About this RNA
SAM riboswitch aptamer (S box leader) from uncultured Desulfuromonas sp., 134 nucleotides, folded computationally.
């Protein structure tokens, strides 16, 4: 970097340094910011993806006369003073953008209908993080 998979409305900030931007990218909106942005460092915290420990469940295997023992698979739960690998610590992934459905509004039309605006819901895309693979 590519691919696959799970999750993304919860949670959790101080100090130092730095010195003007930041909220991924494009557009629009809305925010944060000299009462100090990004970045970097230190400490603290949050969460529980991987790992660790423990406990049930499922379907089996090996050994044993039996009680039972052993190793491993799938799926679930608990524990963060559980050593560790990450991650995260303004706002829903800050919101919208593409598609579909419902509701409302106003427009046009003889009608069927059409496209527009707003709200709600679902999905997709993109992105972030973790795990697996190349």
């Nucleotide at each position: 970097u590519c691919u696959u998979u799970a999750u993304c409305g919860a949670g959790a900030g101080u100090g130092g340094u730095g010195g003007a931007g930041g909220g991924a990218g494009a557009a629009g909106g809305c925010c944060c910011u000299g009462c100090g942005a990004a970045g970097c460092c230190a400490c603290a915290g949050c969460a529980a993806c991987c790992g660790a420990u423990c406990c049930g469940c499922c379907a089996g295997g090996g050994c044993a006369a039996a009680a039972g023992c052993c190793a491993a698979g799938g799926g679930g739960g608990a524990u963060g003073c559980c050593a560790g690998g990450u991650g995260c610590u303004a706002a829903a992934u800050c919101c919208u953008u593409c598609c579909c459905g419902c509701c409302g509004g106003a427009g046009u039309u003889u009608u069927c209908g059409c496209a527009c605006c707003g709200g709600c819901g679902g999905g997709a895309a993109a992105g972030a993080u973790g795990g697996g693979g190349a």
Of the family's consensus pairs, 94% are formed in the model. The organism belongs to Desulfuromonas, within Bacteria. Its Rfam family is "SAM riboswitch aptamer (S box leader)". Rfam describes the family as follows. The SAM riboswitch is found upstream of a number of genes which code for proteins involved in methionine or cysteine biosynthesis in Gram-positive bacteria. Rfam links the family to the GO term regulation of gene expression.